[in-house]
RNA sequence: GACUUAUCAAGAGUGGUGGAGGGAAUGGCCCUGUGAAGCCCAGCAACCCAUCUUUAUGAUGAAGGUGCUAAGUCCAGCAGAAUCACAAAGGGAUUCUGAAAGAUAAGGU
Repeated sequence: GACUUAUCAAGAGUGGUGGAGGGAAUGGCCCUGUGAAGCCCAGCAACCCAUCUUUAUGAUGAAGGUGCUAAGUCCAGCAGAAUCACAAAGGGAUUCUGAAAGAUAAGGU
């Protein structure tokens, strides 16, 4: 890197450092000198993990390996459904469902 499986509506900083970017990409819309990214510390969660048992879609824990700590994966993009208004065709708005893409974990390759 590609693949398989699972999850993605919850949770977590008025800290230190650092100095201008950041939110995957495209289009939007946002965050940011009232201080971005990165790093340190702190915290959250519980995938791996540890313990227990009534052995399973289980309970408890958090030392260790990851992850995470603006906005639903920030929103949309493809397909479908419902409702609404306009209408000649037809497209539009709102909501929902699924996919795609992405993220994270675990596994083997």